Predicted 3D model of a 382-nucleotide RNA (Bacterial RNase P class A) from a Pseudomonadota bacterium.
It is recorded under the gene name rnpB.
It matches the Rfam family "Bacterial RNase P class A". Gene Ontology terms of the family: ribonuclease P activity, tRNA processing and dimeric ribonuclease P complex. About the family: Ribonuclease P (RNase P) is a ubiquitous endoribonuclease, found in archaea, bacteria and eukarya as well as chloroplasts and mitochondria.
Its mean pLDDT, the model's own confidence on a scale to 100, is 79.
Taxonomically the source falls in Pseudomonadota (Bacteria, Pseudomonadati).
The model forms 94% of the base pairs in the Rfam consensus.
RNA sequence: GGAGUUGGCCGGGUGGUCGCGGGCAGGGAGACCUGCUCGAGGAAAGUCCGGACUCCACAGGGCAGGGAGCUGGGUAACGCCCAGGCGGGGUGACCCGACGGAAAGUGCCACAGAAAGGGAAACCGCCCGCCGGCGCUUGACCGCUAGCGGCGCCGGUGGGUAAGGGUGAAAAGGUGGGGUAAGAGCCCACCAGCGGUCCUGGUGACAGGCCGGCUUGGUAAACCCCUCCCGGAGCAAGGCCAAAUAGGAGCCGAUGCUGUGGCCCGCAGCGCUCGAGGCUCGGGUAGGCCGCUUGAGGCCGUCGGUAACGGCGGUCCCAGAUGGAUGACCACCGCCUGGAGAGAUCCAGGUACAGAAUCCGGCUUACAGGCCGACUCCCUCC
Numbered sequence: 001g002g003a004g005u006u007g008g009c010c011g012g013g014u015g016g017u018c019g020c021g022g023g024c025a026g027g028g029a030g031a032c033c034u035g036c037u038c039g040a041g042g043a044a045a046g047u048c049c050g051g052a053c054u055c056c057a058c059a060g061g062g063c064a065g066g067g068a069g070c071u072g073g074g075u076a077a078c079g080c081c082c083a084g085g086c087g088g089g090g091u092g093a094c095c096c097g098a099c100g101g102a103a104a105g106u107g108c109c110a111c112a113g114a115a116a117g118g119g120a121a122a123c124c125g126c127c128c129g130c131c132g133g134c135g136c137u138u139g140a141c142c143g144c145u146a147g148c149g150g151c152g153c154c155g156g157u158g159g160g161u162a163a164g165g166g167u168g169a170a171a172a173g174g175u176g177g178g179g180u181a182a183g184a185g186c187c188c189a190c191c192a193g194c195g196g197u198c199c200u201g202g203u204g205a206c207a208g209g210c211c212g213g214c215u216u217g218g219u220a221a222a223c224c225c226c227u228c229c230c231g232g233a234g235c236a237a238g239g240c241c242a243a244a245u246a247g248g249a250g251c252c253g254a255u256g257c258u259g260u261g262g263c264c265c266g267c268a269g270c271g272c273u274c275g276a277g278g279c280u281c282g283g284g285u286a287g288g289c290c291g292c293u294u295g296a297g298g299c300c301g302u303c304g305g306u307a308a309c310g311g312c313g314g315u316c317c318c319a320g321a322u323g324g325a326u327g328a329c330c331a332c333c334g335c336c337u338g339g340a341g342a343g344a345u346c347c348a349g350g351u352a353c354a355g356a357a358u359c360c361g362g363c364u365u366a367c368a369g370g371c372c373g374a375c376u377c378c379c380u381c382c
Base pairs, nucleotide, nucleotide: 001378002377003376004375005374006373007372008371009370010369012333013332014331015330016329017328018327020039021038022037023036024035025034026033027032041353045364046363048362049361050360051359052358053234054233055232056231065230066229067228068227069226070084071083072082073081074080085099086097087096088095089094100225101224105223106222107219108218109217123165124164125161126160127159128158129157130156131155132154133153134152135151141150142149143148144147173191174190175189176188177187178186192215194212195211196210198209199208200207201206238290239289240288241287248281249280250279251278252277255276256270257269258268259267260266297316298315299314300313301312302311303310304309334351335350336349337348338347339346340345
């Protein structure tokens, strides 16, 4: 100098004008006004996990169902985080992993292939036995009883064989040697795998060693088995206050209704066990209040721990709306991109993703631009 890996952080600033929501104080009879102060995020998002809180259900145990799944630790808890083991990728920093069990059982393994899981399977090849044919003076050999037997070749048949060929993603461990009629973990050495009440190290996952019989295919992201966890609904939870109208219950009950009429009296009709109307009580609704924001809380220091995290001390209060506030405009500055200019500088454009709604811990996803730390590889120079 180039290329990369990884951890953390910021994500506009200052001033002015107008406005919005909460709290406090003052004023006002009240509507409201004035002053001070606070007022979005790293993801407030997706609503995917885990909890707090609330109501309902619940003696205990089991089945069913759902979920988690290497080990140790952290945590209120987790499918999250930290550290480690094993496997895979990368030259490396580092990254990724549904990472329990296939020797409990069942299923599946396309096409091809003889055979796809039973300690299997014989298509070609290899080997052995039997039968038949041919050859034997010449064209390999031996024996004699001289055309038979051994023998050779060809064909058939009964077996053996998983070394070799062929099929396949995979053919029942691999390589080499011995062995055999030919072969084969049949035997041996090394390697791989499996098992062990074994030894060493480690809390453990596991690693190294020793021994053993010699070998038990893959698939559990198929059923299944094993271990552990799990009651349901969610702040529209839930609680309190409480109209109008219409139902309900109780008590009183003609004081009632209609017509005539401007209105009252009066008169007429209806109603009075089937009850006009009034009062009281109770449930629900509209509406209001609580829940509601001080919390597994933030920051600083210190101690323990490799770390996640925890202990202690100090300090701070940091949104709480509900047709749902947290905004708009202007000026200057910053940052990025493009252009002009020798340069100072000037001009134009842009400045992300998004936005609380009971609250926390995570994960995932989106994000203009920028800052800091640690580390790796390559090249060059000293």